[in-house]
A computed fold for a 338-nucleotide part of an RNA from a Candidatus Berkelbacteria bacterium, annotated as large-subunit ribosomal RNA, domain IV.
The full RNA is in RNAcentral, with records from ENA.
Taxonomically the source falls in Candidatus Berkelbacteria (Bacteria, Bacteria candidate phyla).

Context: one part of a larger RNA
RNA sequence: CCCUCUUAAAGGAACUCGGCAAAAAAGCGGCUGUAACUUCGGAAUAAAGCCUACCUGACGCAAGUCAGGUCGCAGCGAAUGUUUGCCAGGCGACUGUUUACCAAAAACACAGGUCUCUGCAAACCCUUCGGGGGACGUAUAGGGGCUGACGCCUGCCCAGUGCUAGAAGGUUACGGGGAGGAUUGAUUCCAAGUUUACUUGGAUGAGGUCUGAACUUAAGCCCUAGUGAACGGCAGCAGUAACUAUAACUGUUCUAUGGUAGCGAAAUUCCUUGUCAGGUAAAUUCUGACCCGCACGAACGGCGUAACGGUCUGGUAACUGUCUCUAAGAGGGACUCG
Numbered sequence: 001c002c003c004u005c006u007u008a009a010a011g012g013a014a015c016u017c018g019g020c021a022a023a024a025a026a027g028c029g030g031c032u033g034u035a036a037c038u039u040c041g042g043a044a045u046a047a048a049g050c051c052u053a054c055c056u057g058a059c060g061c062a063a064g065u066c067a068g069g070u071c072g073c074a075g076c077g078a079a080u081g082u083u084u085g086c087c088a089g090g091c092g093a094c095u096g097u098u099u100a101c102c103a104a105a106a107a108c109a110c111a112g113g114u115c116u117c118u119g120c121a122a123a124c125c126c127u128u129c130g131g132g133g134g135a136c137g138u139a140u141a142g143g144g145g146c147u148g149a150c151g152c153c154u155g156c157c158c159a160g161u162g163c164u165a166g167a168a169g170g171u172u173a174c175g176g177g178g179a180g181g182a183u184u185g186a187u188u189c190c191a192a193g194u195u196u197a198c199u200u201g202g203a204u205g206a207g208g209u210c211u212g213a214a215c216u217u218a219a220g221c222c223c224u225a226g227u228g229a230a231c232g233g234c235a236g237c238a239g240u241a242a243c244u245a246u247a248a249c250u251g252u253u254c255u256a257u258g259g260u261a262g263c264g265a266a267a268u269u270c271c272u273u274g275u276c277a278g279g280u281a282a283a284u285u286c287u288g289a290c291c292c293g294c295a296c297g298a299a300c301g302g303c304g305u306a307a308c309g310g311u312c313u314g315g316u317a318a319c320u321g322u323c324u325c326u327a328a329g330a331g332g333g334a335c336u337c338g
Base pairs, nucleotide, nucleotide: 001333002332003331004330005329006328007327008326010324011323014322019319029051030050031049032048037042039149053070054069055068056067057066058065059064071075084317085316086315087314088313089312090311091309092308096108097107112147113146114145115144116143117142118141124133125132126131150304151303152302153301155234156233157232160231161230162227163226164225165224166223169222170221171220175216176215180211181210182209183208184207188203189202190201191200192199193198194197235253236252237251238250239249262296263293274290275289276288277287278286
C1' cells in the first nucleotide's frame, strides 16, 4: 500500500455527476392515533406517540387492569428474521417479460379499445405436396394490423398512394378468325424443236409449307365513386381600433385541407441559464405560471389519473468517516528469510 472488518472528538452531505457506499432510527407484541387524494377497494403498519421484567396486594371466570414495591447499564433484556420516513414531479395503469456473459427500463407483454379478413374442404401458417396445424373449433369463433387499465375525448382533408365497390367508354394477352401475300408445285393446255417420246418456253394451277390484315376476346390499367382507430397531410403575405401596443376585423396568393379540444422552454425549446414567482445565504437542476410550439397535438392516440415501480428527477427529517481530515485497531495479502 491492497482486501474484509471495528471504533472515533467537534461538525453533519460541506463529499460527489448523484447521499454512491456506509450509518442510523425503527423492527416483535399490545394500546392510542392516522392527512391530502381516491377508481371508496385503498392510501395505511401512513405519519406521530405510549407501554413492556420481577414481587406483593385489590378487582376480575379469564385475558388483564390498577396500586405499592425490588433489581439491573439494559425488561420483545439473548438469537434469528424484516428493515428509513415524508413532500413534489416525469414515464409506464397494475402483477408480469427482456439483451444467458456491460442495458431490467420509460422497452415488450397485458386486460380493455378499434379496424380488417374469414361461411368452413374457412381465412391464415408449415410442407418432402402425402398431409398437418387452425380445430375434433364455426362469426359471442379464428387469423392479421394498430392502440394499450380507467376517466373526458378522439377535430379538418379522399388531391397523391393503398384498399373496397362499379361497369358505359378507351387500351389490352393467349386463343379464335382468316382477307391477302410468299414459296414449292402435281395436272392440264398452247407453241417450237427434234434424238418420236422426249426436250425447251409460256400459261393454268389442285395440294403442301411459311406468313398473315379486318373482326372477336378476360382480368388489369385509364375511368366513376367510397374509405383515415388506411399510408399520410393539416400554409403564406399585407393592412386595420380615438396614447402606444396588439389585432376580434379586412384584402390577397396557393392548396385536398390549412392544426380543433387539450397540453406546452415539455423525455419535444435551437436562441436559452427565455421571463415571472416559489424554494436556498447563494440553484444552468426542481416546482408553479406565461406562450414568441426553431420543430406538441388527438388510437405512430391527446390530456388527466387513485394504486403500483430495485424506474427517473428535485426537496426534506433522521443518520452517519461521504467529507472538513484523517487516525487507531483486528484478520488476510503485499514485504524479508526459507
Model confidence (mean pLDDT): 81 of 100.